Transfer RNA from a Nanobdellota archaeon, 72 nucleotides, folded computationally. It matches the Rfam family "tRNA". Rfam classes the family as a transfer RNA.
């Protein structure tokens, strides 16, 4: 220098044009003598940044940023 993959909740990850979700964690409650486990509920996101296409974008296209990998 060229190419590929990834970036979504505090963490690990789904969803891949039309409701942004799960598990864990936090918090509250139940249970217990108490704690853990277990059960019920709660909180939590400008979907890496910008632009474009579209009636509509996390999703498609372009540029940039960060990480990983391959080629030279």
């Nucleotide at each position: 220098g060229g190419g590929g993959c990834u970036g979504u909740a505090g963490c690990u990850c789904a969803c891949c044009g039309g409701g942004a979700g799960a598990g864990c964690a936090u918090c509250c409650g139940g249970c217990u003598g108490a704690a853990g486990a277990c059960c019920g509920g709660u909180u939590g996101g400008u979907a890496g940044g910008g632009g474009g296409u579209u009636c509509g974008a996390c999703u498609c296209c372009c540029c940039c940023c960060a990480g990983c990998c391959c080629c030279a």